[in-house]
Context: one part of a larger RNA
């Protein structure tokens, strides 16, 4: 970095708009039937707005960082939404503002003005424990002032009560974070000093909390051959390779923790952020434009280009686990699950088995019309059925959720319906058939396995040692051999 998805969600917090449907009440056409308007209630959908919570989790990368990092052990001067206990309380009021109309400005992106509107939005007053600040006393504590709170929604009722979610107040727990210290943590001395908020105090300030964290003033301190400072490399780890072990070597996958979200600096909001799909300004780049000015950040999943020895699908689904938000119901989740693709790894399995010698035929070699090997190899002969073809059955992975009943109603209990992407897959079952499935390197010594011809220090092998100038088991090529096998060789590198 072109398209498109990855973050939403609540209507049981709110107040409009648009489309329905059913009741009712009125009007006007119309003889009826039945059309049309208004209006007022229940109900369902659809959009855009306030308000809530969640976008700080979760995926992804490893530039940076040699110590504001990471691993262990410790430790005080802190903070903590959701959650869980416990105690009290939830009473009155009132100004706003987006939706929305009506202007208007602008290619757009959006702005600006004036009209009214609602809330778990906002504000204010009341009550008030706790906490904090002032004074007093008999001073572990009491008493007195001052100062700081809150929101309703839904069932049920004719209403009151009542129940359920919520809000406010304090204490405590869990759980997360943040803070400070010891020990460790790579190469250089061809880096020997280094440091002025520096080292350490007092006043002040600020933080959720200690602290030069930041000021102002006085003092001259701190670190360092037990490597200060400097330059290079590097995310740290649990671990993973190797190894008899001691080590050595790495830090993909999976786990923790740190750091980044085009580069570079800031706050906002918020319990949590200095914040990858948030927002400000500056730089580089790309795009749109009416040339005024505006829009973007795949180090999410896929996918495209470029670069390179080289690395995949613009797949399917929330079924299951986990998360967000909701009273559920549900919605949303490229976390997750799962299929594709790729001998890139590991592991399993197959490419027949049993018999079978005129040792046919042909290669090859040879002491040559005789043997030797290929090789029971093959053809025949009977057989298996792992895979394979065709036909049939066919999972587990499902635990909740809904509805209804009953009860000691938090809830358990029994009935009933209804959830599967993989996938009609895995597996099993009959039928059928040897049919359709072997390659590579290497044979001179380390190092398992030999000869014939070519060639002539030429062509050429080579990990070392070497090897080739006319009988090469070393080159290239036929036969045969060895040693792995759906791999095998070679190259890098790691022990």
């Nucleotide at each position: 970095g072109a398209u498109u998805g990855c973050a939403g969600u609540c209507g049981a917090g709110c107040g409009c708009u648009c489309c329905g449907a059913c009741g009712g009440a009125u009007c006007c056409c119309g003889c009826a039937a039945g059309g049309g308007g208004c209006u007022c209630g229940u109900u369902g959908g659809a959009g855009a707005g306030c308000g809530g919570c969640g976008g700080a989790c979760g995926g992804c990368u490893g530039a940076g960082u040699a110590a504001u990092a990471u691993a262990u052990a410790g430790g005080a001067a802190u903070c903590u939404g959701c959650c869980c206990c416990u105690u009290a309380g939830u009473g009155g009021a009132a100004c706003a503002u987006a939706g929305c109309u009506c202007c208007g400005g602008g290619a757009a992106a959006c702005c600006g003005g004036g009209g009214g509107u609602a809330a778990u939005u906002u504000u204010c007053c009341a009550u008030g424990g706790u906490a904090c600040c002032c004074c007093g006393c008999u001073c572990u504590g009491c008493g007195g002032g001052g100062u700081u709170a809150a929101a309703a929604g839904c069932c049920u009722u004719u209403a009151c009560c009542g129940g359920u979610u919520g809000c406010u107040a304090a204490g405590g727990g869990a759980u997360g974070a943040g803070c400070c210290u010891g020990u460790a943590u790579c190469c250089u001395a061809u880096c020997a000093g280094g440091u002025a908020g520096u080292u350490g105090g007092u006043g002040g300030g600020g933080u959720a909390a200690a602290a030069g964290c930041c000021u102002a003033c006085c003092a001259a301190g701190c670190c360092u051959a037990u490597g200060a400072c400097g330059g290079g490399u590097a995310g740290c780890u649990g671990a993973u390779c190797u190894g008899a072990g001691a080590g050595g070597a790495u830090g993909a996958u999976c786990a923790g923790c740190c750091a980044g979200a085009g580069g570079g600096g800031g706050a906002c909001u918020g319990a949590g952020a200095c914040a990858c799909g948030g927002c400000c300004c500056c730089c580089a780049c790309u795009c749109c434009u009416a040339c005024g000015g505006g829009a973007g950040g795949c180090a999410g999943c896929a996918a495209u280009c470029a670069g390179g020895a080289a690395u995949a699908g613009u797949c399917g689904g929330c079924a299951a686990u986990g998360g967000g938000c909701g009273a559920a119901a549900g919605c949303c989740u490229g976390a997750c699950c799962g299929c594709g693709c790729g001998a890139c790894a590991c592991c399993g399995c197959g490419u027949g088995u049993a018999g079978g010698a005129u040792u046919a035929a042909g290669g090859u070699a040879u002491u040559a019309u005789g043997u030797a090997u290929c090789g029971u190899a093959a053809a025949c002969u009977a057989c298996u059925g792992u895979u394979g073809g065709a036909g049939g059955g066919g999972a587990a992975g499902a635990a909740g959720u809904c509805c209804c009943g009953a009860c000691u109603u938090a809830g358990u209990c029994g009935g009933g319906g209804u959830u599967g992407a993989c996938g009609g897959u895995a597996c099993c079952c009959u039928c059928c058939g040897a049919g359709a499935a072997a390659g590579g390197a290497g044979c001179c010594g380390c190092u398992a396995a030999c000869u014939g011809c070519g060639u002539g220090c030429c062509a050429g092998a080579a990990g070392c040692g070497u090897c080739g100038g006319u009988a090469a088991u070393a080159c290239g090529u036929g036969g045969g051999c060895u040693c792995c096998a759906a791999g095998c060789a070679u190259u890098a590198u790691c022990c």